[in-house]
Context: one part of a larger RNA
RNA sequence: UGACGGGGACUCACACAAGCGGUGGAACAUGUGGCUCAAUUCGAAUCAACGCGAAGAACCUUAUCCAGGACUUGACAUGCUUGGAUUAGCUCCUUGAAAGAGGAGUAACACCCGCAAGGGCGGAACAAGCACAGGUGCUGCAUGGCUGUCGUCAGCUCGUGCUGUGAAGUGUCGCGUUAAGUCGCUUAACGAGCGAAACCCCUGUCGCUAGUUGCUAAACCGCAAGGUAGGACUCUAGCGAGACUGCCGGUGUCAAACCGGAGGAAGGUGGGGAUGACGUCAAGUCCUCAUGGCCUUUAUGUCCUGGGCUGCACACGUGUUACAAUGGCGCUUACAGAGCGACGCGAUACCGCAAGGUGGAGCAAAUCGCAAAAAGAGCGCCCCAGUUCAGAUUGGGGUCUGCAACUCGACCCCAUGAAGCCGGAAUCGCUAGUAAUCGCGCAUCAGCUACGGCGCGGUGAAUGUGUUCCUGAGUCUUGUACA
Numbered sequence: 001u002g003a004c005g006g007g008g009a010c011u012c013a014c015a016c017a018a019g020c021g022g023u024g025g026a027a028c029a030u031g032u033g034g035c036u037c038a039a040u041u042c043g044a045a046u047c048a049a050c051g052c053g054a055a056g057a058a059c060c061u062u063a064u065c066c067a068g069g070a071c072u073u074g075a076c077a078u079g080c081u082u083g084g085a086u087u088a089g090c091u092c093c094u095u096g097a098a099a100g101a102g103g104a105g106u107a108a109c110a111c112c113c114g115c116a117a118g119g120g121c122g123g124a125a126c127a128a129g130c131a132c133a134g135g136u137g138c139u140g141c142a143u144g145g146c147u148g149u150c151g152u153c154a155g156c157u158c159g160u161g162c163u164g165u166g167a168a169g170u171g172u173c174g175c176g177u178u179a180a181g182u183c184g185c186u187u188a189a190c191g192a193g194c195g196a197a198a199c200c201c202c203u204g205u206c207g208c209u210a211g212u213u214g215c216u217a218a219a220c221c222g223c224a225a226g227g228u229a230g231g232a233c234u235c236u237a238g239c240g241a242g243a244c245u246g247c248c249g250g251u252g253u254c255a256a257a258c259c260g261g262a263g264g265a266a267g268g269u270g271g272g273g274a275u276g277a278c279g280u281c282a283a284g285u286c287c288u289c290a291u292g293g294c295c296u297u298u299a300u301g302u303c304c305u306g307g308g309c310u311g312c313a314c315a316c317g318u319g320u321u322a323c324a325a326u327g328g329c330g331c332u333u334a335c336a337g338a339g340c341g342a343c344g345c346g347a348u349a350c351c352g353c354a355a356g357g358u359g360g361a362g363c364a365a366a367u368c369g370c371a372a373a374a375a376g377a378g379c380g381c382c383c384c385a386g387u388u389c390a391g392a393u394u395g396g397g398g399u400c401u402g403c404a405a406c407u408c409g410a411c412c413c414c415a416u417g418a419a420g421c422c423g424g425a426a427u428c429g430c431u432a433g434u435a436a437u438c439g440c441g442c443a444u445c446a447g448c449u450a451c452g453g454c455g456c457g458g459u460g461a462a463u464g465u466g467u468u469c470c471u472g473a474g475u476c477u478u479g480u481a482c483a
Stems, first nucleotide, its partner, number of pairs: 001483002003480003007477007015467002019430005026321008034312002042053002065307007074132001078131006089106007111123002134296002137294003143290002145285003148281001150279001155194006161170003174185003200273004205241007215230002219228002244267001247261005323423001327382007339370003344363002349358003389420001394415007436459007
């Protein structure tokens, strides 16, 4: 100087408390461990591994992970030498599961340049040979890059000066204050940098500009649709205004600031996002990529068929659906936002109980389509039961995608109708348009095991104004046989 303490003081945080909803019990989905297996590819391991890499494992992907069959200058790159005249290409045959292996045919000797009119040279291509390629093989404890984490915590440092023999200290401490090393005062310190804040984006109010594909107040027309017309309103999207403790009162060191109030759409960081200091964990990644070293080179490379990654006594994590009446079912009826669409979205219509099919209007989209929002509202049935709750499992019949749904897809219909009556010890999230609850969209993608992930809006609470305790963190201080 740090680190540590079941030392101290102060402060903060959904850390506790106060509340609301879960997990832990059930079934299923998914990841992991274990077991099994010819193989069940590899990585991730407290928080910070376990719906994680994977934003799509039937083949492909896919990684020799397994069984089998093949290739050897190679699936891919560059260069050198030689070769023949057609080679590649295209078509066909044999063999084969395919890859591959073997063979035959075909036309202008395809393309470019020069000589030249006969074919030759060069390039490309092919074949042979050689340098080499290749490796998701090992080492993340050799590395770059990227990432997680403490933590959006308020810290981490430097120059000069001063103090100390020196390591070092001071500044950065103290008193107030703040979300903040934020600011003020004091001060052997005076300044500065990286962080905090601000600058950026979205959202909340108003104005100006603009008026189509959007809008409809007045006028005309029309059953309606917004057609004529209009720019008022909504909206769209560009520019600007607005919030700064600016104003008033009080408290305070005539300070910083705090408390209350006015005005205001908004008030003290308005709400949300992006933004992550010096560093810590030899944290993670050599399987994104890059890269040193090592290893491999008829194989640890490459191609193919089939299988596996989906196996199942079990254990754990994360979720979904429930156990019902604030509910279930049937009919009727409202109101979103944000997205996506040409190998696409696909309306009206018709067929089918349905999944879906036929068909094809319109739309590169404020115009057309996906598209029905759902919870909600109205009416009716159920009457507390393992039920008109719940939907696992199983049998049968179908639809769609795709070369192909046996291993191993999703969906529909009929039948079947399991566990489950609110969950032990323990444990998680959340302070407001939040929790809870309801649906909608997108990426990946032929399809989909999505109940996952990322967004969007609808309905919309309770509780706390405290810091004794648990957990973590910050500052100062103290002890130490630790570094």
Predicted 3D model of a 483-nucleotide part of an RNA (small-subunit ribosomal RNA, 3' major domain) from a metagenome. Model confidence (mean pLDDT): 82 of 100.